Predicted 3D model of a 75-nucleotide RNA (transfer RNA) from a Rhodospirillaceae bacterium. Its mean pLDDT, the model's own confidence on a scale to 100, is 82. RNAcentral records the identical sequence in 3 taxa. Rfam family: tRNA. The source organism's lineage runs through Bacteria, Pseudomonadati, Alphaproteobacteria, Rhodospirillales and Rhodospirillaceae.
RNA sequence: GCUGCCGUAGCUCAGGGGUAGAGCACCCCCUUGGUAAGGGGGAGGUCCAGAGUUCAAAUCUCUGCGGCAGCACCA
Numbered sequence: 001g002c003u004g005c006c007g008u009a010g011c012u013c014a015g016g017g018g019u020a021g022a023g024c025a026c027c028c029c030c031u032u033g034g035u036a037a038g039g040g041g042g043a044g045g046u047c048c049a050g051a052g053u054u055c056a057a058a059u060c061u062c063u064g065c066g067g068c069a070g071c072a073c074c075a
Base pairs, nucleotide, nucleotide: 001071002070003069004068005067006066007065010024011023012022013021018055026042027041028040029039030038048064049063050062051061052060
């Protein structure tokens, strides 16, 4: 340099056009003499950035940025 995949909650990841979810973690409550385990509830993300398409974009298209993998090149 080229190609492919990925970027969504603190972490690991679902969701692939119709106002964003799970598990763990966090906060409160129940249970216990007290912990742990278990159960119930809650908070938390304008979905990497910009543009385009659309009545409507996290989702489709383009560009950029970042990560991973493969290929190529250099001395």